Predicted 3D model of a 114-nucleotide RNA (SAM riboswitch aptamer (S box leader)) from a soil metagenome. The prediction has a mean pLDDT of 78. Rfam family: SAM riboswitch aptamer (S box leader). Gene Ontology term of the family: regulation of gene expression. Rfam describes the family as follows. The SAM riboswitch is found upstream of a number of genes which code for proteins involved in methionine or cysteine biosynthesis in Gram-positive bacteria.
[in-house]
């Protein structure tokens, strides 16, 4: 760059000491100690493996694509809040100075695989 995802899921301790939640607005964590490390332990999202069973083709075989097993001492990622909620377009309902609630697309950033 390209593809997929995402309203499920999973904390404790030890070290630090002011922010931190991508950005911007809201709205939230945080000295009862956030955020970072670092250790243990946890979760199962993609890959890979195991299991099943379908599909095309086929001598064998291979290709696709579903459904299952959880840590399988396997990679990689996670562990406040929907991705915390908006942002930009569109439909819908209220209200009426530019709102607000619902809805779909989309940007964006995260994380995986090439």
């Nucleotide at each position: 760059c390209u593809c997929a995802u995402g309203c499920a899921g999973a904390g404790u301790g030890g070290c630090u000491g002011a922010g931190g939640g991508a950005c911007u607005g809201g709205c939230c964590c945080g000295a009862u100690g956030a955020c970072g490390c670092c250790a243990c332990g946890g979760c199962a999202a993609c890959c890979g493996g195991c299991c099943u069973g379908g599909a095309a083709u086929u001598c064998a075989g291979u290709u696709c694509g579903g459904g299952g097993c959880g840590a399988c001492a396997g990679g990689u990622g996670c562990c406040a809040a929907a991705u915390c909620c908006a942002g930009c377009c569109c439909c819908g309902g209220c209200g009426g100075g530019u709102g607000u609630c619902g809805g779909g697309g989309g940007a964006a950033a995260a994380u995986g695989a090439g």